[in-house]
Context: one part of a larger RNA
RNA sequence: UGACGGGGGCCCGCACAAGCAGCGGAGCAUGUGGCUUAAUUCGAAGCAACGCGAAGAACCUUACCAGGGCUUGACAUGCGAGUGAAGCCGCGGAGACGCGGUGGCCGAGAGGAGCUCGCGCAGGUGGUGCAUGGCUGUCGUCAGCUCGUGUCGUGAGAUGUUGGGUUAAGUCCCGCAACGAGCGCAACCCCCGUCCCGUGUUGCCAGCAUUCAGAUGGGGACUCAGGAGAGACUGCCGGUGACAAACCGGAGGAAGGUGGGGAUGACGUCAAAUCAUCAUGCCCCUUAUGGCCUGGGCUACACACGUACUACAAUGGCGCCUACAAAGAGCAGCGACACCGCGAGGUGGAGCGAAUCUCAUAAAGGGCGUCUCAGUUCGGAUUGAAGUCUGCAACUCGACUUCAUGAAGUCGGAAUCGCUAGUAAUCGCAGAUCAGCAUGCUGCGGUGAAUACGUUCUCGGGCCUUGCACA
Repeated sequence: UGACGGGGGCCCGCACAAGCAGCGGAGCAUGUGGCUUAAUUCGAAGCAACGCGAAGAACCUUACCAGGGCUUGACAUGCGAGUGAAGCCGCGGAGACGCGGUGGCCGAGAGGAGCUCGCGCAGGUGGUGCAUGGCUGUCGUCAGCUCGUGUCGUGAGAUGUUGGGUUAAGUCCCGCAACGAGCGCAACCCCCGUCCCGUGUUGCCAGCAUUCAGAUGGGGACUCAGGAGAGACUGCCGGUGACAAACCGGAGGAAGGUGGGGAUGACGUCAAAUCAUCAUGCCCCUUAUGGCCUGGGCUACACACGUACUACAAUGGCGCCUACAAAGAGCAGCGACACCGCGAGGUGGAGCGAAUCUCAUAAAGGGCGUCUCAGUUCGGAUUGAAGUCUGCAACUCGACUUCAUGAAGUCGGAAUCGCUAGUAAUCGCAGAUCAGCAUGCUGCGGUGAAUACGUUCUCGGGCCUUGCACA
C1' cells in the first nucleotide's frame, strides 16, 4: 500500500422486510449427472454449467460405433512423365464403388482442360484455452481507476481522490499543498409519450353524391404512415439551506426534476469460458488420428438434480352466439374462394415480390344455456385401432387427426426463486431455425393487481476509519 475481520461509522441494491405469483409433491417435455452400451461424439461445472454451444440429431447434419471399401487423396498449388477427356448406357453391389460397352474436348500450332503414374504436399472437430489472437461471461451500469507538474516522506509511498454538505453518480458546491488532466458518470444515438409544418397512395372518410361494402366519384379535415421541427432547463413562484450546491412544496404543462425503455460495460478480477465458429505457436497421426459409403448411435434407463409445460377445478369445465390488437412473414413462397372429407387434410386455384393480396377466426372478454363439488362433464398421461402430411425413406426415431381408453394428481416437507407499474400475474399472436418437427428461444400486443413501516437482521457492493496471524 492492499487484502481480510463473527471491528466501528456513513450509504446503496427486489438484499431483507411488506406483498403477489411460483419452484420443491403429480404427469409429461427438455438439459445434466449416473448407470448401461459396439457407440450412447465433444464441450459447458457454485453464483457466472444444467430448454447452455444446438435459431430445428429420421438420412444428411455427425465430429461417435460396426461393417464395406480409398491412399497425391473430397479440397489447394507446383514440377516431371504418360494419355482414344468429361460424360452416357448396361451388369454386379446396401451403397461407396468395381467391371464391360459407348463416346471422342478447346486450339492453326505451341499449348490448355480432363484423366493416370510419380514427386513436393494435402488433410486431421487429434492434444495443449496453463503457449496465444479474437470473441464472451462475471463482479457491475457498481462509481470508481489513473496520470502530469508541484509539495511531503531516507524509502515503499502519500497528497490530489481526504474533510463539511449534496447527488442515481469522483454529480455538483464549499473548504483544503495542491493545481490541472485522462478513462469512466452524464449528455450527444434509437424507440415510446404531446403539439406544429410539409406530403397524401396501396392508408384515412367529417361534410356531398352513391353503395351490400371507403366498393366508387370526390375530399386532405381526422386516423395513420414516413420526413422536418417545437417541447423539460430546477426555467418560474414559495420555503429550507452556508449568501452555495441542493432539497421540499406549488404553478403552468401531454410530460417534472434522469419522463419511461434500449443501445452503451472504466482500470482490472476469476491462469473464468472457448484450440469444436474462426485464426494460430508447439506436439502428434500420414494405406491413417486423413477421406468415402451403408446401417446403427447421439432418442438407451433401476435412479438423482436443474429449467419449463399441463393440471389438481365453479373467479371453473363444456356448448352455441358475439366484440376489440400489435408486431411480423411470404415466389421452389403466402395461398383467398369453391368443392370433397367428422377431422388432420385433399382437388382445382384468384390475388400478391405485398400500407394493395395472403398467412389471419386473436385469445382471455361479453351474452345465453348446462354441469353442482364428485377423482367428477376436473385432469389429461398411457394404450388400442383407423388415418393425414412432409420427405428417397417415419422400424429403431417425426408431427398432426378421429374413435376408443381415461393413469397420477384434491395445492405440495425441509428448503428455495421472480417481481416495485402498464411491472407481477394472466391471455393469445408472430418470427428466426426449418422439407417435416417448439411446452424452448426472440419479439408483439390484450386484460391488469397487491405491497414497501423501515434498514435491526441475511446476501452483494461503495466511502472513511481501526486492528492484524496474510501478500